[in-house]
RNA sequence: GCCCCGGUACUCCAAUGGCAGAGAGAGUGGUCUCAAACACCAUCCAGUGUGAGUUCGAAUCUCACCCGGGGCACCA
Numbered sequence: 001g002c003c004c005c006g007g008u009a010c011u012c013c014a015a016u017g018g019c020a021g022a023g024a025g026a027g028u029g030g031u032c033u034c035a036a037a038c039a040c041c042a043u044c045c046a047g048u049g050u051g052a053g054u055u056c057g058a059a060u061c062u063c064a065c066c067c068g069g070g071g072c073a074c075c076a
Base pairs, nucleotide, nucleotide: 001072002071003070004069005068006067007066010025011024012023013021018056027043028042029041030040031039049065050064051063052062053061
C1' cells in the first nucleotide's frame, strides 16, 4: 500500500429501513444469613466511532475520515 471483519450502556453483545435493551455480566439497594458467599427481587446506565448524503423515517443503505483486529504484498 491492497483486501476483509468490527466500533451501540461500565463490560460482552441483540436490534439488518419503522418505539435503541431482547439478553448476560459488573455496580447500587433490598430479601435471605450470626455474618458473609450463593441465590432471588428491584434499580441504575445510550442516542449507536466522527462528518456528510439518501429517505417520510438510518444503529441498519451510500461516501469520506478515525480507531481496533485479521490476511496479502513490500522488506534495500

This is a predicted structure of a 76-nucleotide RNA (transfer RNA) from Nocardioides terrigena. Its Rfam family is "tRNA". Gene Ontology term of the family: triplet codon-amino acid adaptor activity. About the family: Transfer RNA (tRNA) molecules are approximately 80 nucleotides in length.